RNA sequence: CGCCUAAUCCCGGUUGCUCUUCCGGGAGCGGGGGAACCGCUUUGGGCUGGGCGAGCACGCCGGGCCUAGGGGCGAGUCGCGGCCGGACCGCGUAGCGCCACUCCUUCGGCGCGAGCCCGACAGCUAACUCCGCCGGCGUUCCCGAAGGAA
Repeated sequence: CGCCUAAUCCCGGUUGCUCUUCCGGGAGCGGGGGAACCGCUUUGGGCUGGGCGAGCACGCCGGGCCUAGGGGCGAGUCGCGGCCGGACCGCGUAGCGCCACUCCUUCGGCGCGAGCCCGACAGCUAACUCCGCCGGCGUUCCCGAAGGAA
């Protein structure tokens, strides 16, 4: 200087100033919950403690953990094969990103096509409300082409 991603910018605070950390706030970007109308109409199972009533049985209330199920962020879905199954691996694929003045389309080229979270539970959803602003990578000079828009 540029790229992926929502993941950027600004203000205030600390006994001189600057930077960093930390705390608080704002803007901007992003995500979840949440009516009417509309839509849907199948909800569990296991382990472990507490209370209600002296004990047992039974019943009721409520806590913690796991999990068929269901759901969320994300482009990251799906198919076939290795293999009977799993981990894992390969080939494709819906879809996604880059090729440097901004945007759109096309051609050409190069990549990705993961991972994580909630914990029985959430459709959409105005008001309202809660949360995030991480992390990763390339170059030392670069700089595929065409058409259009501003």